[in-house]
Molecule: RNase P RNA; transfer RNA
Organism: Anaerolineae bacterium
RNA sequence: CGAGUCGGCCAGGCAGUCGCGUUCCCCAGGGAAUGAGGAAAGUCCGGACUCCACAGGGCGCGGUGCUGGCCAACAGCCAGGCGGGGUGACCUGACGGCACAGUGCCACAGAAAGCAUACCGCCGCGCGCACCGGCGCGCGGUAAGGGUGAAACGGCGGUGCAAGAGACCACCGGCGGAGUGGGUGACCACUCCGGCCAGGCAAACCCCACCGGGAGCAAGACCAAGCAGAGGCGAGUCUCCACGGAGACAGGAGGCGGCCCGUCUCCUUCGAGCCUCGGGUGGGUCGCGUCGAGGGGCGCGGUAACGUGCCCCCCAGAUAGAUGACUGCCACCCUACGGGGCACAGAAUCCGGCUUAUCGGCCGGCUCGGGUG
RNA sequence: UGGGGCGUGGUGCAACGGCAGCACACCAGACUUUGAAUCUGUGGAUCUUGGUUCGAAUCCGAGCGCCCCAG
Numbered sequence: 001c002g003a004g005u006c007g008g009c010c011a012g013g014c015a016g017u018c019g020c021g022u023u024c025c026c027c028a029g030g031g032a033a034u035g036a037g038g039a040a041a042g043u044c045c046g047g048a049c050u051c052c053a054c055a056g057g058g059c060g061c062g063g064u065g066c067u068g069g070c071c072a073a074c075a076g077c078c079a080g081g082c083g084g085g086g087u088g089a090c091c092u093g094a095c096g097g098c099a100c101a102g103u104g105c106c107a108c109a110g111a112a113a114g115c116a117u118a119c120c121g122c123c124g125c126g127c128g129c130a131c132c133g134g135c136g137c138g139c140g141g142u143a144a145g146g147g148u149g150a151a152a153c154g155g156c157g158g159u160g161c162a163a164g165a166g167a168c169c170a171c172c173g174g175c176g177g178a179g180u181g182g183g184u185g186a187c188c189a190c191u192c193c194g195g196c197c198a199g200g201c202a203a204a205c206c207c208c209a210c211c212g213g214g215a216g217c218a219a220g221a222c223c224a225a226g227c228a229g230a231g232g233c234g235a236g237u238c239u240c241c242a243c244g245g246a247g248a249c250a251g252g253a254g255g256c257g258g259c260c261c262g263u264c265u266c267c268u269u270c271g272a273g274c275c276u277c278g279g280g281u282g283g284g285u286c287g288c289g290u291c292g293a294g295g296g297g298c299g300c301g302g303u304a305a306c307g308u309g310c311c312c313c314c315c316a317g318a319u320a321g322a323u324g325a326c327u328g329c330c331a332c333c334c335u336a337c338g339g340g341g342c343a344c345a346g347a348a349u350c351c352g353g354c355u356u357a358u359c360g361g362c363c364g365g366c367u368c369g370g371g372u373g
Numbered sequence: 374u375g376g377g378g379c380g381u382g383g384u385g386c387a388a389c390g391g392c393a394g395c396a397c398a399c400c401a402g403a404c405u406u407u408g409a410a411u412c413u414g415u416g417g418a419u420c421u422u423g424g425u426u427c428g429a430a431u432c433c434g435a436g437c438g439c440c441c442c443a444g
Base pairs, nucleotide, nucleotide: 001369002368003367004366005365006364007363008362009361010360012330013329014328015327016326017325018324020035021034022033023032024031025030026029037344041355042354044353045352046351047350048349049216050215051214052213056261057260058259059258061212062211063210064209065208066080067079068078069077070076081095082093083092084091085090096207097206102205103204104201105200106199119146120145121142122141123140124139125138126137127136128135129134154172155171157169158168159167173197175194176193177192178191179190180189181188182187220286221285222284223283229277230276231275232274233273236249237248238247239246240245250268251267252266253265254264255263294313295312296311297310298309299308300307301306332341333340334339374443375442376441377440378439379438380437383397384396385395386394391427400414401413402412403411420436421435422434423433424432
């Protein structure tokens, strides 16, 4: 210098005029402070918070899935192991059950798709035809070679055989078992033995381990205002009594969810609750934003995620929703020199993540190649 | 704001993980003097993008769009 890889950061700046929301101060009307994001987004995960019972048991269902750690929690993050890619920095993996607990699937082609099998071929025997060493048929052996397929029953070599074959042998790969050493562990290294080899799919059912009660701020609480109710369904006996009721058992309904149990509340003919139709309101306060798994700086422990000590700071809060417009200068890009452009996008109960969108630009670590000293 | 469901030719619907079909519509031809009806034939689609698998409309992730419900 070129090419690349990883991480972090910014998201135009300053001034003026007008305008909007919130809070505070004088209070006729003004003044001061403050006012979107890295994703406020998708709502994909996890929590806080609120109500349902204090969140119970079993089945079902759903989620997660190498190991260790971090965190309030997680499908997140950090570190490591193993597999894959790259010359390398580095990137990447839904990565439990090596699919020898079970069930299922593997279209077409192919002999055969999972536990058995043989189309062509090779070899032996018999018969027939030929007369030269072939051809045809039948029976049997075989799986080396050909062929089919995404995938074909270990690979190369040798011994052996009628031809062959883990039938046998050496090496290699893979599987199972045992041992030694290292590591918290996933796992790694080495040695020995075994039978000779066991196909793929669990983002198919399933099995194992762990986790999950349901609903969501339109949760939920309070105030004010207003209205008109009608129809249907609907579950009982006993005992005591001061005749108002109380208790026992049984039954019904509800507790926003698939079922059962358990439990709580209300009710059993003056009837809880459910269904259908109709009527009214659609206003306000709290939740809700000064105190939070808050932010910034310095130090310590840890490889890191992160934890912790001290100091400083208070940081949008509306309810159809404020955060905008114009002018001037500067920065960046394009230019036909007149000018034009300046991304993605905008809070709605609040946090921690993930994912997706994003014009441009800055900084740092590292790798490869070339050049020069 | 929160919750739920769906996406296949132009339209309405199908399709155990194994060549995407059916009806209507459109177009062309035949019949007819012409049109309709009828008959014959052609073309046309899995919302987009990645992954699992030999193979994806189907299974999984992300995105896009549409519909419904809740005071």